[in-house]
Molecule: transfer RNA
Organism: bacterium
RNA sequence: GCCCGGGUGUCGUAAUAGGUAGCCGAGAGGGACUUAAAAUCCCUUGGAGAUAAUACUCCGUGCCGGUUCGAGUCCGGCCCCGGGCA
Numbered sequence: 001g002c003c004c005g006g007g008u009g010u011c012g013u014a015a016u017a018g019g020u021a022g023c024c025g026a027g028a029g030g031g032a033c034u035u036a037a038a039a040u041c042c043c044u045u046g047g048a049g050a051u052a053a054u055a056c057u058c059c060g061u062g063c064c065g066g067u068u069c070g071a072g073u074c075c076g077g078c079c080c081c082g083g084g085c086a
Stems, first nucleotide, its partner, number of pairs: 001085007010026003019069001027045006046059004062078005
């Protein structure tokens, strides 16, 4: 230099002929059980605005553009990680 795969929550990941982003697991917080703990079980878990608290609104899939009513997904450029060829 060329080719292929990947980049999503705190972490590992899912979601693809474009249609509600957050599935499953881990971690973390709270609770039940226990004399206490472990194990197990239940609930919660992106950010901002807003509220007494909710509701509600907006933003968020590596970065910048494009296509589209609509993009994590398609197209272009760039960055980073892994593999292959030379």